This is a predicted structure of a 414-nucleotide RNA (Bacterial RNase P class A) from a Paracoccaceae bacterium.
It matches the Rfam family "Bacterial RNase P class A". The family's RNA type in Rfam is ribozyme.
The sequence was found by an Rfam model in a public genome assembly.
Lineage of the source: Bacteria > Pseudomonadati > Alphaproteobacteria > Rhodobacterales > Paracoccaceae.
RNA sequence: GUGGAGGGCCGGAUGGCCGCCCAGCCGGGCCGGUUAAGCCGACACGGCUGGGAGGAAAGUCCGGACUCCGGGAAGCAAUGGUGCCGGGUAACGCCCGGGCAGGGAAACCUGACGGAUAGCGCCACAGAGAACAGACCGCCCAGCCGGCUUGGCUAUGCCAACAGGCUGGGUAAGGGUGAAACGGUGGGGUAAAAGCCCACCGGGGGGCUGGCAACAGUCCCCGCAUGGCAAGCCCCACCAGGAGCAAUGCCAAAUAGGGAUUUCACGAGGGUACGCCCUCAGGGCCGCUUCCGCCCAGAAAUCCGGGUUGGCAGCUAGAGACCGUCUGGCAACAGGCGGUUGAGAUGAAUGGUCAUCCAGUCCCGGAUCAAGGUCCGGGAUGGACAGAAUCCGGCUUAUAGGCUCUCCACGCGA
Numbered sequence: 001g002u003g004g005a006g007g008g009c010c011g012g013a014u015g016g017c018c019g020c021c022c023a024g025c026c027g028g029g030c031c032g033g034u035u036a037a038g039c040c041g042a043c044a045c046g047g048c049u050g051g052g053a054g055g056a057a058a059g060u061c062c063g064g065a066c067u068c069c070g071g072g073a074a075g076c077a078a079u080g081g082u083g084c085c086g087g088g089u090a091a092c093g094c095c096c097g098g099g100c101a102g103g104g105a106a107a108c109c110u111g112a113c114g115g116a117u118a119g120c121g122c123c124a125c126a127g128a129g130a131a132c133a134g135a136c137c138g139c140c141c142a143g144c145c146g147g148c149u150u151g152g153c154u155a156u157g158c159c160a161a162c163a164g165g166c167u168g169g170g171u172a173a174g175g176g177u178g179a180a181a182c183g184g185u186g187g188g189g190u191a192a193a194a195g196c197c198c199a200c201c202g203g204g205g206g207g208c209u210g211g212c213a214a215c216a217g218u219c220c221c222c223g224c225a226u227g228g229c230a231a232g233c234c235c236c237a238c239c240a241g242g243a244g245c246a247a248u249g250c251c252a253a254a255u256a257g258g259g260a261u262u263u264c265a266c267g268a269g270g271g272u273a274c275g276c277c278c279u280c281a282g283g284g285c286c287g288c289u290u291c292c293g294c295c296c297a298g299a300a301a302u303c304c305g306g307g308u309u310g311g312c313a314g315c316u317a318g319a320g321a322c323c324g325u326c327u328g329g330c331a332a333c334a335g336g337c338g339g340u341u342g343a344g345a346u347g348a349a350u351g352g353u354c355a356u357c358c359a360g361u362c363c364c365g366g367a368u369c370a371a372g373g374u375c376c377g378g379g380a381u382g383g384a385c386a387g388a389a390u391c392c393g394g395c396u397u398a399u400a401g402g403c404u405c406u407c408c409a410c411g412c413g414a
Base pairs, nucleotide, nucleotide: 001410002409003408004407005406006405007404008403009402010401012357013356014355015354016353017352018351020052021051022050023049024048025047026046027045029043031041032040033039034038054385058396059395061394062393063392064391065390066244067243068242069241071292072291073290074289075288076287079240080239081238082237083236084098085097086096087095088094099113100111101110102109103108114235115234119233120232121229122228123227136175137174138171139170140169141168142167143166144165145164147162149161150160151159152158153157183201184200185199186198187197188196203222204221205220206219207218208217209216210215248313249312250311251310258304259303260302261301262300263299264298267280268279269278270277271276282296283295284294285293320341321340322339323338324337325336326335327334328333358383360381361380362379363378364377365376366375367374368373
């Protein structure tokens, strides 16, 4: 200097004029309450001070805080979620560290990463054959046929080799089909072959060592062996009530304290001051069971229709965020100390306009340099993705341009 990889930050600036929202203070006006006077509150107006969108506010994908509903507890079932190990966190499907596998020359990146011997299911087409399979082309052996070939001989016949065909047997090493073919490479062995035998790899089982563990290393044995898919159903381990700020609460106002249907029950005994009370049984409150609790002469379910569309609260000080420092930890993070900070709208506020400057890009000229490059001057152009709506912790997606730190590789100069 070029290319690549990982992380952090910023994301236009300044001024003038006009216009918004919130909080506080001041001023007079008007209205209400109260009073001897004060004082309090509402409404509109004027003035002053301070503050006013994001790294993603997006997606609504996870987890919570908070609110209401479900009567509570335990177990089972159903449904859904996560899925290597160890930590972090309020929690998570997130973050950190580690392991294994894959990609990359490397820095690094990715992983839907438990189980295929519990069971079921699928693997189209091609192909002989797709899971306890299989012979298409081939290879080998035996018999037979026959050749316009070659060689030999005891010579017109025989024998051998070579090429071809048919029948029978052996084979799965070579070739083909396919995404994938029932272990791989090498050697021995065989008529030709095969874990048939051997070495190593691979697979199964066991021991030892290191590590909290996932795993890694090493040694021994073996019938030398039983494909893939679970992001197919499923099995295993762990986790999980439902709905959501349009939750919910208050005030004001208005209407129809509306109508229909269905299921179960309306029983027994005792006491009594005759109002009712107690016990048992029964019905109901959950998908089921057990226990507890609650309601009951009632309990529960479904449907149709009507009124209210106003105001206030919830509404912003938090498991908060940021900065500095100390302790512990590889880190994520935890704890201590000090400091800074604060949108709250409600058809939805921070906008419009003018001027100047600047980042970047392109062109022209000059200087410097080993080369890319860097610097100076002039001209043109010009700023991405995009806006809170209860709040917070994450993930994912979009993003013009700039600054900075660390790492990998290559080239070059001193």